[in-house]
This is a predicted structure of a 103-nucleotide RNA (Guanidine-I riboswitch aptamer) from Xylanibacillus composti. The sequence is in RNAcentral, with records from Rfam. The model forms 96% of the base pairs in the Rfam consensus.

RNA sequence: CAACAGGUUUUCUAGGGUUCCGCAGGAAGUGCCGCUGGUCUGGUCCGAGAGAAAACCCGCAGCUUGAGCAGCUGUGACACGGAAGGAUAAAAGCCUGGGAGAU
Numbered sequence: 001c002a003a004c005a006g007g008u009u010u011u012c013u014a015g016g017g018u019u020c021c022g023c024a025g026g027a028a029g030u031g032c033c034g035c036u037g038g039u040c041u042g043g044u045c046c047g048a049g050a051g052a053a054a055a056c057c058c059g060c061a062g063c064u065u066g067a068g069c070a071g072c073u074g075u076g077a078c079a080c081g082g083a084a085g086g087a088u089a090a091a092a093g094c095c096u097g098g099g100a101g102a103u
Stems, first nucleotide, its partner, number of pairs: 006057007015046002020043002022040001023037003058076007078098001080101001084096003
């Protein structure tokens, strides 16, 4: 100085907060609405490039075929990482980002 990483979607997890629900609180008896609280286990919600699984597409190799199409099988390894900013109600292993940087 330079390069390599397949893509999309879905389900879930680590994790995350507080819109909604629930829970708790506060003065008057109860109830409703409202208010406050995530320094409330939770349901909803957000959620991983470097967590898990599945489906489809794609690349490569092989087999089947006279050839092609198509199908089948295999394979796609590895991955330390800020600060800051952004979205949403809000936050985050979300997004910027396999970024900067480190090796």